A computed fold for a 75-nucleotide RNA, annotated as c-di-GMP-I riboswitch aptamer. Its mean pLDDT, the model's own confidence on a scale to 100, is 82. The sequence was found by an Rfam model in a public genome assembly. Its Rfam family is "c-di-GMP-I riboswitch aptamer". Rfam describes the family as follows. GEMM was predicted in a large-scale screen for bacterial structured RNA regulatory elements. Rfam links the family to the GO term cyclic-di-GMP binding.
[in-house]
RNA sequence: GUAUGAAAAAGGCAAAACCACUGUGAAGUGGCGACGCAAAGCUAAAGGGUCUUUAUAAGAUAGCCAGCUGCCAAG
Repeated sequence: GUAUGAAAAAGGCAAAACCACUGUGAAGUGGCGACGCAAAGCUAAAGGGUCUUUAUAAGAUAGCCAGCUGCCAAG
């Protein structure tokens, strides 16, 4: 440097349900809670997919794929 994620250590994130608030909605934020995650960190101004709406446009989703960056480590 590249590939990979076996074992381990340190630390991290937090699905569903429920409660509150916001939104027409997809959904978001906070609380609670762990189904899972080696990028479940960031990006919706690369692109595809899916979803929403008052639909030829405007939105949501990065925990669908993806792009960029990054911790540890057997070999």